[in-house]
Context: one part of a larger RNA
């Protein structure tokens, strides 16, 4: 470079928006830039290659053809692509009418529950665990019983559900708001897909800074266990978890399955919405099971594809040394991206 490949053997980026770039729907006309044909000019010679010649042969030399796979001009063909025009409604998109939903932000309120705190009744144990014992208690605990405070979380409902581009998302109310489905008819007319860099978003953990701190808890400290226990088991507990701006930028960030399109054999549940309307059915678009044909190295997948084809990015090339070193970007820092090589098997 060709060719192969990415569930799980190496390999889909964590997720989207999008710049450039490649790819693009139907028709007509124009043009002739890719494309295709003939022509003419060049492509030096030696050299390769072919057929012959001379040297006794062969290396070697010589003729003589071919070939030089290319550029340029000039005349022509228009079926594809490209370029201009004009049109078109099926891709995409807007309007109208209605719908589902834990989608997101921000303020409010709620009720059980722990834990405190005071007040009260009460009296000797409580709390633990396999079995203890450290803790807590006569200074009066635990346990009941009213008040308080105060932060976190929202039981049942709750699902194989429903929503988000991922990450996520759950107590009720309210305010802005983002997408996503159906119907049925109007408009716009290719406005489309992908997306190298780029920007945004991105769980937990840490980080600055300034609030909050019940309950849980890395660390730590004590009891046990045990040869030992720097663990598991108890008893306490400090960061953290919460909030508000700001950083980081990574996760088995998995469906370990990149994004868009067309096509393809049943079978059963279910969320929504529509027609019928009462329920069966139909249809649309989510969401899960199950099994063909196909596939596949096999477990498997199988209209939600790992089938059949098509367009664009990503990425992979034995295993170890390594996601390491070294440079460089980026961060407050922990680090994060980028990412070898000797050498060894």
């Nucleotide at each position: 470079c060709u060719g192969g490949g990415u569930u799980u053997a190496a390999a889909g980026g964590g997720u989207g928006c999008g710049u450039a770039g490649g790819c693009g729907g139907c028709u007509u006309u124009u043009u002739a830039a890719g494309u295709c044909a003939g022509u003419g000019g060049u492509g030096a010679a030696a050299g390769c290659c072919u057929a012959g010649u001379g040297c006794u042969u062969a290396a070697c030399a010589c003729u003589a053809g071919a070939a030089c796979g290319g550029c340029c001009a000039u005349u022509g063909a228009u079926a594809c692509u490209g370029a201009a025009a004009a049109g078109c409604u099926u891709g995409a998109g807007u309007c109208a009418a209605g719908g589902a939903g834990a989608g997101g932000u921000a303020a409010g309120c709620a009720g059980a529950a722990u834990u405190u705190a005071u007040g009260g009744u009460g009296u000797a144990g409580c709390a633990g665990u396999g079995a203890a014992a450290u803790g807590c208690u006569u200074a009066g605990a635990u346990a009941c019983c009213a008040u308080a405070a105060g932060g976190a979380a929202u039981a049942c409902c709750a699902a194989u559900a429903g929503c988000g581009a991922a990450g996520g998302c759950a107590g009720c109310u309210u305010a802005c708001u983002g997408g996503c489905c159906u119907u049925u008819g109007a408009c716009u007319g290719a406005c489309g897909c992908u997306g190298a860099g780029g920007c945004a978003c991105g769980a937990a953990a840490g980080c600055g800074u300034g609030g909050g701190g019940a309950g849980c808890a890395a660390a730590c400290a004590g009891g046990a266990u045990u040869a030992g226990a720097g663990a598991c088991c108890c008893u306490g507990g400090u960061a953290g978890u919460c909030c508000a701006c700001g950083c980081u930028g990574u996760a088995a960030a998995c469906g370990a399955u990149g994004a868009u399109c067309a096509c393809u054999c049943g079978a059963u549940g279910u969320g929504c919405a529509u027609g019928u309307c009462u329920a069966a059915c139909a249809u649309g678009u989510g969401u899960g099971u199950c099994u063909g044909a196909g596939c596949g190295a096999a477990a498997g997948c199988a209209u939600u594809a790992a089938g059949u084809g098509a367009u664009c990015c990503a990425c992979c090339u034995g295993g170890g040394a390594a996601g390491u070193a070294c440079g460089c970007u980026c961060g407050c820092a922990a680090g994060a991206g980028u990412g070898a090589a000797a050498c060894u098997c």

Description: Small-subunit ribosomal RNA, central domain from an uncultured organism, 345 nucleotides, folded computationally. The full RNA is in RNAcentral, with records from ENA and SILVA.